[in-house]
RNA sequence: UGCAAAUAUCCGGGGAGCCAAUCGGCUGAGAGGGAUUUUUCCGACCCGUGACCUGAUACGGAUAAUGCCGUCGUAGGAAGAUAACCGCAUUUCUAU
Numbered sequence: 001u002g003c004a005a006a007u008a009u010c011c012g013g014g015g016a017g018c019c020a021a022u023c024g025g026c027u028g029a030g031a032g033g034g035a036u037u038u039u040u041c042c043g044a045c046c047c048g049u050g051a052c053c054u055g056a057u058a059c060g061g062a063u064a065a066u067g068c069c070g071u072c073g074u075a076g077g078a079a080g081a082u083a084a085c086c087g088c089a090u091u092u093c094u095a096u
Base pairs, nucleotide, nucleotide: 001089002088003087007083008082009081010080011048012047013046014045017026018025019024032042033041034040035039052077053076054075058071059070060069061068
């Protein structure tokens, strides 16, 4: 001097389904609460390129039912900057 996996700070992104209904059940990190009537606020949780969305009212399997599971999928889109203790690499100087 460079790098930045992890870390920190700040900033940002996201979804909330199914079971007629719920106090109950399923999956899940998360399925919450208020105001309103289709948006918004708060909270929790996840994620910043393995979140999430699209294709998709897709295809296959399972289920009481649902992307519940798998495929699609090395698909397309999608929200990042800064710092540098330690570490790694490199260069220079000094001493021997």

This is a predicted structure of a 96-nucleotide RNA (TPP riboswitch aptamer (THI element)). The model forms 82% of the base pairs in the Rfam consensus. The prediction has a mean pLDDT of 75.